TPP riboswitch aptamer (THI element), 110 nucleotides, folded computationally.

[in-house]
RNA sequence: UUCCCAUCCCCGGGGGACCGCUGAUGCGGUUGAGAGGGGGGCGCCGAAGCCCCCGACCCGUCGAACCUGAUCCGGCUGACACCGGCGUAGGGAGGGAGGGCGCCACCGCU
Numbered sequence: 001u002u003c004c005c006a007u008c009c010c011c012g013g014g015g016g017a018c019c020g021c022u023g024a025u026g027c028g029g030u031u032g033a034g035a036g037g038g039g040g041g042c043g044c045c046g047a048a049g050c051c052c053c054c055g056a057c058c059c060g061u062c063g064a065a066c067c068u069g070a071u072c073c074g075g076c077u078g079a080c081a082c083c084g085g086c087g088u089a090g091g092g093a094g095g096g097a098g099g100g101c102g103c104c105a106c107c108g109c110u
Stems, first nucleotide, its partner, number of pairs: 003102001004100001007097004011060004017030005036054005042049001066091003072085004
């Protein structure tokens, strides 16, 4: 000096499902790492959508976190989840610090 590993700091990316009950804005259950909380206006009776903030969790190029194809195909389930395919597909969010082992090159000393 280069490479590698993990740590720390800062920054960034991402998802939030399925089911049951009740004149009804709630309650409960399941799976999962994660299904949370608050606010806004729209909407106006339906267990509904949109936007913003915070939190937890997962992930950041060694990138299947997550998105697209996809209201996809096969298996399984009451359903989601899960397994396989698609998939060597197309996309996808990184900088810094101090330190450490090993390796390589060069220089100096013995």